[in-house]
Context: one part of a larger RNA
């Protein structure tokens, strides 16, 4: 990793609620005896439960308790129980299985390894030479120096033994710690060999929480013990009907539980529900105002303050300073409101709806981790696939079609079947089903097919407003473009054209004391204005539709699902088609409801078949409902069976499903149905258990 067997809601009481059954104002026995071979039957009147309650209680009683009360209220009362089986769920117990890491007793272990005790071993070789001594030499005597002698050290260098520094290798080795090569100590606080001792709430420890038999923050056997586990995981056949929750409150409570909600079954009620209109009501968002309460800008006007003139004080006066309150204008608000919707909520009537509408008592429950996505708030940074809450929708627990793929967006809600047909969303050139379909515009950017401030003679005879225009505009050619005068100042110069100041007059068709380019300064060249030439439109500005620029990423195109498209983009507008598990059409199955018919019946009814109509038939958790199968027991030493059981395999039969048949072959001796009862009854998952491959 497969196959193949094995695997988990059980049993006992006690309670509760349904349902069968018995008996009924009644009901039942326990323990026990007695009988029978047994299975069993029979006594057994002890207890239990009801048949009556009310009060703390005396105690009264279809009342009775408070209470002065013959009031009032409170609990009662017009009766239905009681035993067994069966199921459902609860309580005690292991209680549906598996799994803890711990916790306690009891008792094994110091053959490993750490102390320690007894009592033995072993430690090549060199090296360095300490004290002491002895001679010399010195000394007043010493001290001292030399030479020798001599052998001392947790001394030196290195085999053995002991270790485990650094590499390299092994890493399913050869080895649950090696191996090569390198390395440290070997006369010591060294190394070993045999005997002993110290034992777990404990030893031992040059201390590492080290070791304590490959395991040690508390050994290791076996017991308590199926320890607990709000925890993770597993929990095995099949159809039918219904189908939630991821919220409140409380919780040593937050992942757990309790109660409420929301699913379900059952009795009862019997439209009381939904929705929609009208009609009365309610409210203080939204918008909005600024009349309250605060904020806030600008102005008039002013108390007060600051500055200054004056001044013995006192008081004046003056102010482009400050500035309450008053006012005038214009704003702001979750905790402002003179105002106020929309939706919303409650009522009444009416119509609607008759549906898995509501309501109530009672048996079973899950849920209490939610996710997005639209609105309307808070919290952030008017961040986030963020967080919190309101309200709604889908996901949850929902398949189908569309979105290229894509739980939450769109469309739509799947009982089966049809090579029928209408349609949503979404499309209709090719992949790839359906227009290369029409009508009118737009874009040239592959914009479509990424995004902003901000830029800009894209561009639409697109929608205002304006200006100049046949008394000739715009652009464009030609021609003028003067003089006083180099305008004063300034400065080396400054002559329109460095700078400051002025900015007149004049001849003009017109011509700036100059627009720019240039010059040291002049010159030159342009422009503004001006005439002709030409001859109809031309300029400012606003808005409005599609384009343009902004536009930088990591593995070639990679920001249309691709080819590819100038429409097969983009706007308005026809008419067509595709296009889903939607809808219809024919057919079949099942659930409830009403009808009909028939049969049975305990006979106001109910069951149960059939037929008609009609509404339904997605589902996790869960509630409920009918059923298949497997062992075994009656039934039954039964039918059946060597003319072939069981049990294997092979087939193209039947059923809506779990399933059941019928034949062929094997196999060779057992063994049904049917209605019943009883359970070790169903497997793919538990890192499942055991075997095989």
């Nucleotide at each position: 990793u497969c196959c193949u067997g094995g695997g988990a809601g059980u049993u006992g009481u006690c309670g509760u609620a349904u349902g069968c059954a018995g008996c009924a104002a009644g009901g039942u026995u326990a323990a026990g005896g007695c009988c029978g071979c047994a299975g069993g039957g029979c006594c057994g009147c002890a207890g239990c439960c009801g048949a009556a309650g009310c009060g703390a209680a005396a105690g009264c009683g279809a009342g009775u308790c408070u209470g002065a009360a013959u009031a009032g209220g409170g609990c009662g009362c017009u009766u239905a129980g009681u035993u067994g089986c069966a199921u459902g769920c609860g309580g005690c117990a292991c209680a549906c299985c598996c799994g803890a890491a711990a916790c306690c007793g009891a008792g094994u272990g110091a053959u490993c390894u750490a102390c320690c005790c007894a009592u033995g071993g072993a430690c090549a070789g060199g090296a360095u030479g300490c004290a002491g001594c002895g001679a010399a030499g010195g000394u007043a005597a010493a001290a001292c120096u030399u030479c020798g002698u001599g052998a001392a050290g947790g001394u030196c260098c290195g085999a053995a033994c002991c270790a485990g520094u650094g590499g390299c290798g092994g890493u399913u080795g050869a080895a649950a710690a090696c191996g090569c090569u390198u390395u440290g100590g070997a006369u010591g606080a060294g190394c070993u060999g045999u005997g002993g001792g110290u034992a777990g709430u404990g030893g031992u420890g040059a201390a590492a929480c080290g070791c304590u038999a490959a395991a040690c923050g508390a050994a290791c056997u076996c017991g308590g013990a199926u320890a607990u586990a709000g925890c993770u995981g597993g929990u095995u056949c099949u159809c039918c009907c219904c189908g939630a929750a991821a919220u409140a409150g409380u919780u040593u409570g937050a992942g757990g539980a309790u109660u409420a909600g929301c699913c379900u079954c059952a009795g009862u009620c019997g439209u009381u529900u939904u929705c929609c209109a009208a009609c009365g009501g309610u409210g203080g968002u939204a918008a909005a105002g600024c009349a309250c309460u605060g904020a806030a800008u600008g102005g008039u006007c002013u108390a007060g303050g600051g500055g200054g003139c004056c001044u013995a004080c006192a008081a004046g006066c003056c102010u482009a300073c400050c500035g309450a309150a008053a006012u005038c204008a214009a704003u702001c608000a979750a905790a402002c409101u003179c105002u106020g919707a929309a939706u919303g909520c409650c009522g009444u009537u009416g119509g609607u709806u008759g549906a898995g509408a509501g309501a109530c008592u009672g048996g079973g429950a899950g849920u209490g981790a939610g996710a997005c996505a639209g609105u309307g708030g808070g919290g952030g940074a008017u961040a986030a696939g963020c967080u919190u809450c309101a309200u709604u929708g889908u996901c949850g627990a929902g398949a189908g079609g569309g979105a290229a793929a894509c739980a939450g967006c769109c469309c739509a809600g799947a009982c089966c079947g049809u090579c029928a047909u209408c349609u949503a969303a979404g499309g209709u050139c090719c992949c790839a089903a359906a227009g290369u379909u029409c009508u009118g515009g737009c874009u040239a950017a592959g914009u479509g097919g990424u995004u902003a401030a901000c830029g800009a003679g894209g561009u639409g005879a697109g929608a205002g407003u304006u200006g100049c225009u046949c008394a000739g505009a715009c652009a464009a050619u030609c021609a003028g473009g003067a003089g006083g005068u180099u305008g004063g100042c300034u400065u080396a110069g400054a002559a329109g054209c460095a700078g400051c100041c002025a900015u007149c007059c004049u001849u003009u068709a017109a011509a700036c004391a100059g627009u720019g380019c240039g010059u040291a300064a002049u010159a030159g060249c342009u422009g503004a204005c001006u005439g002709a030439u030409c001859g109809a439109g031309u300029g400012a500005u606003u808005c409005c539709g599609c384009g343009c620029g902004g536009a930088a990423a990591a593995u070639u195109c990679a920001a249309c699902g691709g080819g590819g498209c100038u429409a097969a983009g983009c706007c308005a507008g026809g008419c067509a088609c595709c296009g889903a598990a939607g809808g219809u059409a024919c057919g079949g199955a099942u659930u409830c409801a009403a009808u009909u018919u028939a049969a049975c019946u305990c006979c106001u009814g109910g069951u149960u078949a059939u037929a008609u109509u009609g509404a339904g038939u997605g589902g996790u958790a869960g509630g409920g409902g009918a059923g298949c199968g497997u062992c075994g027991u009656g039934u039954a030493g039964u039918a059946g069976g060597u003319u072939g059981a069981a049990g294997g395999u092979c087939g193209a039969g039947c059923g809506u499903a779990a399933g059941c048949g019928c034949g062929g072959c094997u196999g060779g001796a057992c063994g049904a149905a049917u209605c019943a009862c009883g359970a070790g009854u169903g497997c793919g998952a538990a890192u499942c258990c055991a075997g095989g491959a």
Annotation
Model confidence (mean pLDDT): 86 of 100. Large-subunit ribosomal RNA, domain II from a soil metagenome, 693 nucleotides, folded computationally. The RNAcentral record of the full RNA draws on MGnify. Rfam family: Bacterial large subunit ribosomal RNA.